[in-house]
Formats: sequence, C1' cells, structure tokens
RNA sequence: GGGGCCGUAGUUUAGCCUGGAAGAACGCGGCCUUGGGGUGGCCGUAACCUGGGUUCAAAUCCCAGCGGCCCCA
Repeated sequence: GGGGCCGUAGUUUAGCCUGGAAGAACGCGGCCUUGGGGUGGCCGUAACCUGGGUUCAAAUCCCAGCGGCCCCA
C1' cells in the first nucleotide's frame, strides 16, 4: 500500500441480508420474602463508533473516516 470480517446498555449479545415502536441475559438500584444473608419474586436503570448521503422513515442501504482482528504485499 491492497483486501476481508467486526464495532448495539457496565459486560456478553439478538435485530442488519429483506428499512417501519431498540430486545434479551448477566450486572446495578429499589421493594417484597428472611431474625440477618443467600436463593426466589416484582419494578426500575442504561446502548446502535463518528460524520455525510439516500428516503416520508436508517442500528439496518451507500460514501468517507476512526478503532479492533486477520490475510496479501
């Protein structure tokens, strides 16, 4: 220098191909349960890497960039 894959709550991730209200598990906070704790139950908390484009509408499609992994040179 060229190419491929990936980037979503604190963590692990679904959703992306085929655009239409962002979901789950763990964690964290509150409450119930207990003599207290654990377990269990209920409620809550928090995310689409950045910028631009297309579109009525973008996590999703397109372009550029940033970061990670790998391959070629």
Annotation
The RNA shown here (transfer RNA) has 73 nucleotides and comes from a Candidatus Aenigmatarchaeota archaeon. It matches the Rfam family "tRNA". Rfam classes the family as a transfer RNA.